Transfer RNA from a Bdellovibrionota bacterium, 75 nucleotides, folded computationally.
Its mean pLDDT, the model's own confidence on a scale to 100, is 83.
RNAcentral holds the sequence, with entries from ENA and MGnify.
Rfam family: tRNA.
RNAcentral records the identical sequence in 2 taxa.

[in-house]
RNA sequence: AGGCGCGUAGCUCAGUGGGAGAGCGCUUCCCUGACACGGAAGAGGUCGGAGGUUCAACCCCUCUCGCGCCUACCA
Numbered sequence: 001a002g003g004c005g006c007g008u009a010g011c012u013c014a015g016u017g018g019g020a021g022a023g024c025g026c027u028u029c030c031c032u033g034a035c036a037c038g039g040a041a042g043a044g045g046u047c048g049g050a051g052g053u054u055c056a057a058c059c060c061c062u063c064u065c066g067c068g069c070c071u072a073c074c075a
Stems, first nucleotide, its partner, number of pairs: 001071007010024004018055001026042005048064005
């Protein structure tokens, strides 16, 4: 320098054009003498950033940032 993959809730991840979701975690309540387990409800998201396409973008295109892997060059 080039190529590929990944970036979504606190963590691990799904979602690949039209409702942003699951598990775990967190909060409140129930249960218990208390804790755990269990049950009910709830909070929490600039979907890495910018621009573009589209009636409509997490999703498609371009640029860019970060992480990982591979290839090449130099001395």